Description
Small-subunit ribosomal RNA, central domain from an uncultured prokaryote, 346 nucleotides, folded computationally. The full RNA is in RNAcentral, with records from ENA. The coordinates come from a structure-prediction model, not an experiment, and the mean pLDDT is 88.
Context: one part of a larger RNA
């Protein structure tokens, strides 16, 4: 390299968008670049293969044939691919009519709870644990009532419910805004699929500047436990968690399953639509679950939401360790990220 693979053995890029490239619907005509056929020129000799022959054999040598799978030119074929012309509507998209949704951004509002502050009532405890202690409290705590302040999160509804490309999104109202779905078949007429680079998004933690800081809480301090206890438990508590702007670019970023299309028994639940006597049936489109036939799989299991059956495009794998490391490069304020070996060893 080929072959073979990627749910769990090594292996699907975190996700999207798009460029180059690769691949691409139906019917007709033209062309002849690819393709195919024939002819012809060339493809040095030696070598290789086959058939003979010569050194006593062999290696070796000689003769002949085949081959040199290629390239050029000419003539022809027109199914397929390509190109051109004109056409179609089943793919794709647009319009129109609808309903659903924690999809996104900004602004405003609300109640419960928590902590703190002030005042009243009230008195000796509270708190915490397996048991305790540190801690709080006669300077009046805990409890309770009233008032006030602050920040963060939105109980019930809530659901293998919904939306989003993924990360993710959950109180209410308004403004702006993206996508999907259903119905109609009015319009465009292959405008499509994938996608190396590129660009954008990307949980948490972390970083920069400025705010904010109720609760929680790395670090840290103390109390316990213990042989020890740099832990688990308890009392405190700083960064952080929150907001704005800017970085970081990673996760078991998981369905450990790339994207899009076509085909291949059924049953059952649920969400959003449509048709149907406005109902129950029944039919149908799009999601989301469970079970299961064929088939697949090493097995587990998957099974119209495939890990089944075909073809298209991208990414990735090639024994364990060394190592996702060194070096170099690119990016970053840094932390580090990305790219990515070898010696050696089993």
């Nucleotide at each position: 390299c080929u072959g073979g693979g990627c749910g769990u053995a090594a292996a699907g890029g975190g996700u999207g968008u798009c460029u180059a490239g690769g691949c691409g619907g139906a019917a007709a005509g033209a062309u002849a670049a690819g393709u195919c056929a024939g002819a012809u020129g060339u493809g040095a000799a030696a070598u290789c293969u086959c058939g003979g022959g010569g050194c006593u054999c062999a290696a070796c040598c000689c003769c002949g044939a085949a081959a040199c799978u290629g390239c050029g030119u000419c003539u022809g074929a027109a199914a397929c691919u390509g190109u051109c012309u004109a056409u179609c509507u089943a793919g794709a998209g647009u319009g129109c009519a609808g309903g659903a949704g924690a999809g996104g951004a900004g602004a405003g509002u609300g109640g419960a709870a928590u902590u703190c502050c002030u005042a009243g009532u009230g008195u000796a405890a509270c708190g915490g644990u397996g048991a305790a202690a540190u801690g709080u409290g006669u300077a009046g705590a805990u409890a309770u009532u009233a008032g006030g302040a602050a920040g963060a999160a939105c109980a019930c509804c809530a659901g293998u419910g919904g939306c989003g490309a993924a990360g993710g999104c959950g109180a209410c109202u308004c403004u702006c805004u993206g996508g999907a779905c259903u119905g109609u078949u009015a319009c465009u007429g292959a405008c499509g699929c994938u996608g190396a680079a590129g660009c954008a998004c990307g949980a948490a933690a972390g970083c920069g500047u400025g705010g904010g800081g109720a609760g929680c809480g790395a670090a840290c301090a103390g109390g316990a436990u213990u042989a020890g206890a740099u832990a688990c438990c308890c009392u405190g508590g700083u960064a952080g968690u929150c907001c704005a702007c800017g970085c970081c670019g990673u996760a078991a970023a998981c369905g450990a399953u790339g994207a899009a299309u076509a085909c291949u028994a059924g049953g059952u639940g649920u969400c959003g639509g449509g048709g149907g006597u406005c109902g129950a049936a029944c039919c149908u489109c799009g999601g989301u679950g469970c079970c299961g036939u064929a088939g697949c799989u090493a097995a587990c299991g998957c099974a119209u939401u495939a890990a089944g059956u075909u073809g298209u495009c991208c990414g990735c794998c090639u024994g364990g360790g060394g190592a996702g490391u060194a070096c170099g490069g690119u990016c970053g304020c840094a932390a580090g990220a990305c790219u990515a070996a070898a010696a050696c060893u089993c």